[in-house]
Context: one part of a larger RNA
RNA sequence: UUGGGCGUAAAGGGCGCGUAGGCGGCCUAGAAAGUCCUUUGUGAAAUCUCCGGCUUAACCGGGAGCGGUCAGAGGAAACUGCUAGGCUUGAGGGGAGCAGAGGAGAACGGAAUUCCCGGUGUAGCGGUGAAAUGCGUAGAUAUCGGGAGGAACACUUGUGGCGAAGGCGGUUCUCUGGGCUCUUUCUGACGCUGAGGCGCGAAAGCGUGGGGAGCAAACAGGAUUAGAUACCCGGGUAGUCCACGCCGUAAACGAUGGACACUGGGUACGGGGGGUAUCGACCCCCUCCGUGCCGAAGCUAACGCGUUAAGUGUCCCGCCUGGGGAGUACGGCCGCAAGGCUAAAACUC
Numbered sequence: 001u002u003g004g005g006c007g008u009a010a011a012g013g014g015c016g017c018g019u020a021g022g023c024g025g026c027c028u029a030g031a032a033a034g035u036c037c038u039u040u041g042u043g044a045a046a047u048c049u050c051c052g053g054c055u056u057a058a059c060c061g062g063g064a065g066c067g068g069u070c071a072g073a074g075g076a077a078a079c080u081g082c083u084a085g086g087c088u089u090g091a092g093g094g095g096a097g098c099a100g101a102g103g104a105g106a107a108c109g110g111a112a113u114u115c116c117c118g119g120u121g122u123a124g125c126g127g128u129g130a131a132a133u134g135c136g137u138a139g140a141u142a143u144c145g146g147g148a149g150g151a152a153c154a155c156u157u158g159u160g161g162c163g164a165a166g167g168c169g170g171u172u173c174u175c176u177g178g179g180c181u182c183u184u185u186c187u188g189a190c191g192c193u194g195a196g197g198c199g200c201g202a203a204a205g206c207g208u209g210g211g212g213a214g215c216a217a218a219c220a221g222g223a224u225u226a227g228a229u230a231c232c233c234g235g236g237u238a239g240u241c242c243a244c245g246c247c248g249u250a251a252a253c254g255a256u257g258g259a260c261a262c263u264g265g266g267u268a269c270g271g272g273g274g275g276u277a278u279c280g281a282c283c284c285c286c287u288c289c290g291u292g293c294c295g296a297a298g299c300u301a302a303c304g305c306g307u308u309a310a311g312u313g314u315c316c317c318g319c320c321u322g323g324g325g326a327g328u329a330c331g332g333c334c335g336c337a338a339g340g341c342u343a344a345a346a347c348u349c
Base pairs, nucleotide, nucleotide: 004320005319006318007303008302012317014200015199016198017197021193022192023191025087026086027085028084029083030082033080034079035076036075037074038073039072040071041070049063050062051061052060053059090190091187092186093185094183095182096181097180098179102176103175104174105173106172107171108170109153114148115147116146117145118144119143120142124135125134161168162167205246206245207244208243209242210241214240215239219235221233222232257316258315259314260313261312262311265294266293267292268291269290270289271288272287273286274285275284298305299304322349323348324347331342332341333340334339
């Protein structure tokens, strides 16, 4: 490279927006770039193939083909592309409604832990497998009242909802993104994907300033043990929290990229719309969107997947190519640093 692949064997980019590019709905007309047909020229010789000649062969002569085409001329118009016009089913907008821990900011609330003050009260409390360190007659633990402060929001809570992903959970207000349903409404292919690029991105970590109740790397103490740089216990600092700025990673997982179309069913949950009936609701039926489970066909090495596909197809992107060396070295780019991204080879099995 031709291929074959990417749920678990190597392999889906953490996620989105979008540039170039690739790909692109239905109808009509035109031109004819791609495409197809005819023809001309060219496509050296040798080789290959067929026939023939040296007794064969090598070799030689002749014919066809010319493998890859390219150029000119004439023609065709189905398909791709182009131009012009039209369409509404793709896409988007308008109108009406709905659900939601979607995001940002501000304010407020109660329970609990800790600490401080006061009352009652006395010898223990705490902790463990058992203990000890620890706390306590300077009055602890327990209990009652008052106060301070920080962080997280029990029940509701769900096999639930929202978000592109990371993720999001007390209440109220303000600002704000997206989605779904219905529609006798509008635009008229405006679409899909997306190398680079830009943005977002858990936790930990970093910078400056604040904050610090609980928890708790490091640390030091008590145990355990042969030892115990651990598991258990008593302490405890960064950190965890806030603001602003960095970092840019993860088992960032559904270990499953995005879009569209098609292909039996059953059951449950969430959000709409409609029908029958009805005063209304519930029930029942239909339908759209989402979330689970079980499973026809089919697929799969198996496990399993199975209208939320890992089935059947089309388009676009990313990625893989034996194990180790190594996600390392070197170089480059980024970062305050920690480090990140890109990414080999020798050698070895």